[in-house]
Context: one part of a larger RNA
RNA sequence: CGUAGGAGUGUUGAGAGGAGCUGUCCUUAGUACGAGAGGACCGGGAUGGACGCACCUCUGGUGUUUCGGUUGUCGCGCCAGCGGCACUGCCGGGUAGCCACGUGCGGACGGGAUAACCGCUGAAAGCAUCUAAGCGGGAAGCCCCCCUCGAGAUGAGCACUCCCUGAAGGGCCCGGGAAGACCACCCGGUUGAUAGGCGCGAGGUGCAAGCACGGCAACGUGCUCAGCUGACGCGUACUAAUUGCCCGAUCGG
Numbered sequence: 001c002g003u004a005g006g007a008g009u010g011u012u013g014a015g016a017g018g019a020g021c022u023g024u025c026c027u028u029a030g031u032a033c034g035a036g037a038g039g040a041c042c043g044g045g046a047u048g049g050a051c052g053c054a055c056c057u058c059u060g061g062u063g064u065u066u067c068g069g070u071u072g073u074c075g076c077g078c079c080a081g082c083g084g085c086a087c088u089g090c091c092g093g094g095u096a097g098c099c100a101c102g103u104g105c106g107g108a109c110g111g112g113a114u115a116a117c118c119g120c121u122g123a124a125a126g127c128a129u130c131u132a133a134g135c136g137g138g139a140a141g142c143c144c145c146c147c148u149c150g151a152g153a154u155g156a157g158c159a160c161u162c163c164c165u166g167a168a169g170g171g172c173c174c175g176g177g178a179a180g181a182c183c184a185c186c187c188g189g190u191u192g193a194u195a196g197g198c199g200c201g202a203g204g205u206g207c208a209a210g211c212a213c214g215g216c217a218a219c220g221u222g223c224u225c226a227g228c229u230g231a232c233g234c235g236u237a238c239u240a241a242u243u244g245c246c247c248g249a250u251c252g253g
Stems, first nucleotide, its partner, number of pairs: 001152001005163007015149004021049007033038001051106005059100004066093005071086006110144003117137004164252001169247004173189005194240003197236005203229003210223005
């Protein structure tokens, strides 16, 4: 910009893409078959590998915004307690998120048309012949079925609702987001829990500071399952989403 008024929501599916793998074991059955050795088709069940998609309950990884330990040095006058720097100084853990080594699920089932091939009926050619007319069966392959996109499918589809009283509706702006390079998308904007703060909780760390007691001291013990705590949950208008502006018309070549 188009889709012959505008708008919101929901769809149809032309078409496109994805997927498509396979082992072993049990059973049927030591049956059919075979002198024996050996040993099935068909059918039923179980469990794996690789691959793919999703997810984070569990297990594990990361987790320089969390907690603790610790070395050197500098600073806060000193002690104590803290802070800076040293690769995050080094080390031990670890929430959310993101992940795999973790968890769940998938390939299927079924239908249609076929290939090689196997047939029925059957002449040409009194026989025979799956083929010439006609009719069946038959693949991990083809089409559908499954998953995703999808009406610029210009062949621009369909349905419902709304609006023409600057309307319905949309945007700017702002608070944000498992959305994201920007844009877009989604939620919220006081008739509000959108983010921050705060409260409580979860989870993490592992028992703070201070004081007391014991010890010459390093240190230990008690108050103390303490203290601190990012992203998580619930709650709460304390802070910030203020106030506003713009586009979009008049019934439709």

The part of an RNA shown here (large-subunit ribosomal RNA, domain VI) has 253 nucleotides and comes from an Alphaproteobacteria bacterium. NCBI's taxonomy places the organism under Bacteria, Pseudomonadati, Pseudomonadota, Alphaproteobacteria.